Transfer RNA from an uncultured Oscillospiraceae bacterium, 80 nucleotides, folded computationally. Rfam family: tRNA. The sequence was found in a public genome assembly.
[in-house]
RNA sequence: GCCGGUGUGGCGGAAUUGGCAGACGCACCGCACUCAAAAUGCGGCGGGCAACCGUGUCGGUUCGAGUCCGACCACCGGUA
Repeated sequence: GCCGGUGUGGCGGAAUUGGCAGACGCACCGCACUCAAAAUGCGGCGGGCAACCGUGUCGGUUCGAGUCCGACCACCGGUA
């Protein structure tokens, strides 16, 4: 250089055929329980006052994109 794969909250990881993004788990925060803690239970947990925005970045297609198309970036694998 060429070919293929992957990229989603702090982390892992879902999202059927394009149709409510973030289920579920971990971590974290608050409360209960305890002499105190652990464990357990309950609630919360992206940004924004809100409308809305948010899936590596920027575009495109579409009524509608995490999903399809293009370019680029990062990482992994293959190859002359």